[in-house]
Context: one part of a larger RNA
RNA sequence: UGACGGGGGCCCGCACAAGCGGUGGAGCAUGUGGUUUAAUUCGAUGCAAUGCGAAGAAUUUUACCUGGCCUUGACAUUUGGGGAAUGCGCAGAGAUGCGCAGUGCCGUAAGGAGCCCCAAGACAGGUGCUGUAUGGCUGUCGUCAGCUCGUGUCGUGAGAUGUUGGGUUAAGUCCCGCAACGAGCGCAACCCUUAUCCCUGGUUGCCAGCACUUUGGGUGGGAACUCCAGGGAGACUGCCGGUGAUAAACCGGAGGAAGGUGGGGAUGACGUCAAGUCAUUAUGGCCCUUACGGCCAGGGCCACACACGUGCUACAAUGGGCGGUAUAGAAGGCUGCAAACCCGUGAGGGGGAGCCAAUUUUAAAAAGCCGCUCGUAGUCCGGAUUGGAGUCUGUAAUUUGACUCCAUGAAGUUGGAAUCGUUAGUAAUCGCGGAUUAGUAUUGCCGCGGUGAAUACGUUCCCGGGCCUUGUACA
Numbered sequence: 001u002g003a004c005g006g007g008g009g010c011c012c013g014c015a016c017a018a019g020c021g022g023u024g025g026a027g028c029a030u031g032u033g034g035u036u037u038a039a040u041u042c043g044a045u046g047c048a049a050u051g052c053g054a055a056g057a058a059u060u061u062u063a064c065c066u067g068g069c070c071u072u073g074a075c076a077u078u079u080g081g082g083g084a085a086u087g088c089g090c091a092g093a094g095a096u097g098c099g100c101a102g103u104g105c106c107g108u109a110a111g112g113a114g115c116c117c118c119a120a121g122a123c124a125g126g127u128g129c130u131g132u133a134u135g136g137c138u139g140u141c142g143u144c145a146g147c148u149c150g151u152g153u154c155g156u157g158a159g160a161u162g163u164u165g166g167g168u169u170a171a172g173u174c175c176c177g178c179a180a181c182g183a184g185c186g187c188a189a190c191c192c193u194u195a196u197c198c199c200u201g202g203u204u205g206c207c208a209g210c211a212c213u214u215u216g217g218g219u220g221g222g223a224a225c226u227c228c229a230g231g232g233a234g235a236c237u238g239c240c241g242g243u244g245a246u247a248a249a250c251c252g253g254a255g256g257a258a259g260g261u262g263g264g265g266a267u268g269a270c271g272u273c274a275a276g277u278c279a280u281u282a283u284g285g286c287c288c289u290u291a292c293g294g295c296c297a298g299g300g301c302c303a304c305a306c307a308c309g310u311g312c313u314a315c316a317a318u319g320g321g322c323g324g325u326a327u328a329g330a331a332g333g334c335u336g337c338a339a340a341c342c343c344g345u346g347a348g349g350g351g352g353a354g355c356c357a358a359u360u361u362u363a364a365a366a367a368g369c370c371g372c373u374c375g376u377a378g379u380c381c382g383g384a385u386u387g388g389a390g391u392c393u394g395u396a397a398u399u400u401g402a403c404u405c406c407a408u409g410a411a412g413u414u415g416g417a418a419u420c421g422u423u424a425g426u427a428a429u430c431g432c433g434g435a436u437u438a439g440u441a442u443u444g445c446c447g448c449g450g451u452g453a454a455u456a457c458g459u460u461c462c463c464g465g466g467c468c469u470u471g472u473a474c475a
Stems, first nucleotide, its partner, number of pairs: 001475002003472003007469007015459002019422005026313008034304002042053002064299007073123001077122002079119005086101006105112002125288002128286003134282001136277003139273001141271001146185006152161003165176003191265004196233007206222002210220003236259001239253005315415001319374007331362003336355002341350003381412001386407007428451007
């Protein structure tokens, strides 16, 4: 000087407390451990691994296993020789092997470009090892308020000071003081979005007033409103009162759409963990080179006495069922989205108008509201499992897809110890969309809106963190 303390002081955070809803019990989905296996490819392992890499494992993917094959190789550069490329047939699980057909383009008529085949070596190739050789990227403490430097001064020196103190703040934020005076990286602001208004513009969007109307902004028309998207205004403790040290600031108020960082996002200092990644890629070294490289078929990654994590669905009446009826936002669409209409109980099939989309389409929003029914029961709750019959995608659904219909109807009556999230348009609850994809295991992830609470006395305690101080058998 740090680190540590079941030392002290001050302060903060859904850290506790006060509330609300969960997990832990059940079934299923998914990931992991374990076990099994020819293989169940590899990585990730307290917080900070475990719905993680994987925004899609039937084949492919695929790295694993079994079997069948290749050896200048699936891919790159180069040398020599030959040939267009290519198409078809047979055998084979296919890779591949054998055979047949075939001669293009430019051209100064020498040849050239491009592609294919053969031979030879230089070399290719490796998801093989090392993340403790590395770059790059990332997690984490933590969006915590810290981390440093120059000059000066003090100290023999390591170092100190500044950065401590009194207030204050979300903040090393600001004020005052001070052997310090300044400065840098962080904080804040500048960026995006949302909340209000104004100007400009008016189609595919809008419809106040006017007319027509098939009653649909449909038509004429309008440019007001909504909205869209460009530009501006607006919030700064600016104003008033009080407190304070006359300061910084805090408390209350006015005006205002918004008030003290208005809400949300992006943004992550010096560093820590030899944290993670050699399997995104790059890369040193080591290793393999008729194999640890390459091609193919089938299998596996999907196994299943079990254990854990994360979720979904429930256990019902604030509910289930049936009928009627209302209201979003955001996003996607040519390898596409697909309307009306017809067929089917349905998944779906036929059909193909329109749309490269403020025009058309996915598209039905759902909870809600209004009726009827059920009457506390393992039920008209719950839907696992299983049988049968089908639909769709795809070369192919047996291992191992999703969905539909009929039948079946398991556990489950609110969950021990323990533990998680959350302070407002939040929790809870309700549906909708997207990426990945031929299809799908999506209940995941990322977004979108609808309905919409309760509670916070407080900082004694648990956890984590910041500053000062104190002790030390620690570095």
Molecule: small-subunit ribosomal RNA, 3' major domain
Organism: metagenome